[in-house]
Molecule: transfer RNA
Organism: Clostridia bacterium
RNA sequence: GGGCCACUAGCUCAGUUGGCAGAGCACCUGACUUUUAAUCAGGGUGUCUUAGGUUCGAUUCCUAAGUGGCCCA
Repeated sequence: GGGCCACUAGCUCAGUUGGCAGAGCACCUGACUUUUAAUCAGGGUGUCUUAGGUUCGAUUCCUAAGUGGCCCA
């Protein structure tokens, strides 16, 4: 320098044909008793990496950029 892949909650990851963003763990609140904590109930806490474009409507499609990874030179 070229090619490919990934980026979504604190962490690990789903997300169907473009139509109101989700799970597990963690966390917060309350109850309870067996009290380094467990169990039960409730709560999503988010600029879907950034900017632009297409569209009535974009996490999803297109372009560029950023970060990380792999391959080639």